[in-house]
A computed fold for a 72-nucleotide RNA from an uncultured bacterium, annotated as transfer RNA. It matches the Rfam family "tRNA". From the family's description: Transfer RNA (tRNA) molecules are approximately 80 nucleotides in length. The coordinates come from a structure-prediction model, not an experiment, and the mean pLDDT is 82.
RNA sequence: UCCGCGGUGGCGCAAUGGUAGCGCGGUUGGCUGUUAACCAAUAGGUUGUAGGUUCGAAUCCUACCCGCGGAG
Numbered sequence: 001u002c003c004g005c006g007g008u009g010g011c012g013c014a015a016u017g018g019u020a021g022c023g024c025g026g027u028u029g030g031c032u033g034u035u036a037a038c039c040a041a042u043a044g045g046u047u048g049u050a051g052g053u054u055c056g057a058a059u060c061c062u063a064c065c066c067g068c069g070g071a072g
Base pairs, nucleotide, nucleotide: 001071002070003069004068005067006066007065010024011023012022013021018055026042027041028040029039030038048064049063050062051061052060
């Protein structure tokens, strides 16, 4: 320098054009002599950045940034 894959709540991952969800974790309450477990509720996201396409973009296109792998 070029090619491929990836970047989404605190962490691990879904969502393949039409209201961004799940698990774990957090908080509050219930239960229990207490903790754990269990049950219920709840908070937390400018979807890596900037543009473009579209009525509508996490999703499609372009450039850039970061990580991993490969080629030279």